[in-house]
Context: one part of a larger RNA
RNA sequence: CUGGGCGUAAAGCGCACGUAGGCGGCGCAGCAAGUUCGACGUGAAAGCUCCCGGCUCAACUGGGAGAGGUCGUUGAAGACUGCUGUGCUUGAGGCAAUGAGAGGGGUGUAGAAUUCCCGGUGUAGUGGUGGAAUGCGUAGAUAUCGGGGGGAAUACCAGUGGCGAAAGCGGCACCCUAGCAUUAGCCUGACGCUCAUGUGCGAAAGCGUGGGGAGCGAACGGGAUUAGAUACCCCGGUAGUCCACGCUGUAAACGAUGAACACUAGGUGUAGGUGAUGUGAAAGUUAUCUGUGCCGAAGCAAACGCGUUAAGUGUUCCGCCUGGGGAGUACGGCCGCAAGGCUAAAACUC
Numbered sequence: 001c002u003g004g005g006c007g008u009a010a011a012g013c014g015c016a017c018g019u020a021g022g023c024g025g026c027g028c029a030g031c032a033a034g035u036u037c038g039a040c041g042u043g044a045a046a047g048c049u050c051c052c053g054g055c056u057c058a059a060c061u062g063g064g065a066g067a068g069g070u071c072g073u074u075g076a077a078g079a080c081u082g083c084u085g086u087g088c089u090u091g092a093g094g095c096a097a098u099g100a101g102a103g104g105g106g107u108g109u110a111g112a113a114u115u116c117c118c119g120g121u122g123u124a125g126u127g128g129u130g131g132a133a134u135g136c137g138u139a140g141a142u143a144u145c146g147g148g149g150g151g152a153a154u155a156c157c158a159g160u161g162g163c164g165a166a167a168g169c170g171g172c173a174c175c176c177u178a179g180c181a182u183u184a185g186c187c188u189g190a191c192g193c194u195c196a197u198g199u200g201c202g203a204a205a206g207c208g209u210g211g212g213g214a215g216c217g218a219a220c221g222g223g224a225u226u227a228g229a230u231a232c233c234c235c236g237g238u239a240g241u242c243c244a245c246g247c248u249g250u251a252a253a254c255g256a257u258g259a260a261c262a263c264u265a266g267g268u269g270u271a272g273g274u275g276a277u278g279u280g281a282a283a284g285u286u287a288u289c290u291g292u293g294c295c296g297a298a299g300c301a302a303a304c305g306c307g308u309u310a311a312g313u314g315u316u317c318c319g320c321c322u323g324g325g326g327a328g329u330a331c332g333g334c335c336g337c338a339a340g341g342c343u344a345a346a347a348c349u350c
Stems, first nucleotide, its partner, number of pairs: 003322004007304002012318001014201004021194003025088007033081002035077007042069001048066005091191001092188004096183004103177007110154001115149007125136002162169002206247006215241002220236004258317006266295012299306002323350003332343004
């Protein structure tokens, strides 16, 4: 390199948008670039294949024929690909109505709890543990009642429930805003799929500036435990956790499963719609679309398992893998305030 692969063996980019490129629905007409066929030209010699000749063979020399091409010119064909024109509606998109939702951003607001402050009642403990101790408390704690402050998070509802591309999203109200599903028609007429480079989003921790700080709590201090205890347990507690703006760009960023489309038994649950039936209204029944679970035919798979939400059967495009260690490291480059990130070897060794 080819080949073979990528749920768990090495391997799907964390996710999306999208440029170049690759690929692309159903007809008709034209062209003839690709494609196929013919003719002519050319493809030196040697070499290769076949035949003949030849010193005994061989090497070899000579002769004849053939093969060898992304080749050129020309003629033809017109299925397929392509190009041009024209048309179509099933892919894609739009219009309308309805529907569900922790989808996103902003503003406001509510109650429970913790904590702190003030005041009342009240007196000797409280707290904590396996048991203790450190701690707090006669300067009046804990407990309890009233008042006030402040921050953070929203019990029940709550659900293998919902929404979102992923990260993720949960009190309530309002404002702004994105997507999705269903229904019956109408409209545009292939406008599509994928996507190197690129751009954006991206948990937690971390960083910068300014705020905020109730609870929790790396570091740190103390008390225990222990042979020791730089831990597990306990008492404290700073960064941080929260907000605004800016950076960082990583995760077992997981379904360890790239995106799109088509096809291939069923059974059972759940969420959102719609039609039919039903009724006073409902419940219920049934059909169907969309999402989300479980079990399973065929098939696949090394097995585990997957199984219309495929890991089945196919098509298109992208990414990635190529024995273990060295190493996701060094060097270089790019990015970052830094921490570090991205790209990414070799010697050597088994």